[in-house]
RNA sequence: GGCCCCAUAGUGUAGCUUGGAUAUCACACUGGUUUGCGGAACCAGUAACCGGGGUUCAAAUCCCCGUGGGGCCG
Numbered sequence: 001g002g003c004c005c006c007a008u009a010g011u012g013u014a015g016c017u018u019g020g021a022u023a024u025c026a027c028a029c030u031g032g033u034u035u036g037c038g039g040a041a042c043c044a045g046u047a048a049c050c051g052g053g054g055u056u057c058a059a060a061u062c063c064c065c066g067u068g069g070g071g072c073c074g
Stems, first nucleotide, its partner, number of pairs: 001073007010027003020057001029045005050066005
């Protein structure tokens, strides 16, 4: 230098192919029930689409540029 893959709550992860209703689940966190206290269990709740632009009635999803990470080739 060329090519490919990845980026979503504090952490991990689904959804992207085939655009559409309130973005999934687990752990963590907060509150409650329970318990002599704690833990466990159960119930409820908070919190996220890497940045910018474009297409579209509508973008996490499609297109372009960039940033960061990983891999292959030279």